[in-house]
RNA sequence: GCGGUAUUAGUUAAGUGGUAGAACAGUUCGUUGCCAACGAACAAACUCGGGUUCGAUUCCCGGAUACCGCA
Numbered sequence: 001g002c003g004g005u006a007u008u009a010g011u012u013a014a015g016u017g018g019u020a021g022a023a024c025a026g027u028u029c030g031u032u033g034c035c036a037a038c039g040a041a042c043a044a045a046c047u048c049g050g051g052u053u054c055g056a057u058u059c060c061c062g063g064a065u066a067c068c069g070c071a
Base pairs, nucleotide, nucleotide: 001070002069003068004067005066006065007064010024011023012022018054026042027041028040029039030038047063048062049061050060051059
């Protein structure tokens, strides 16, 4: 330099044109003499910029970061 893969909540990880779901972690409440465990509720996310579209996390173009391969 070229090509490929990945980027979603604090962490891990589904989803793939129409409101983004889960687990752990967090907060509050319940249960208990206390803690743990358990139960309930709440808050929290689509890597960035453009384009297409009525509508983009998803499709297209470019950038960033990480990893892999080729040179």
Predicted 3D model of a 71-nucleotide RNA (transfer RNA) from a Candidatus Pacearchaeota archaeon. The coordinates come from a structure-prediction model, not an experiment, and the mean pLDDT is 82. The sequence is in RNAcentral, with records from ENA.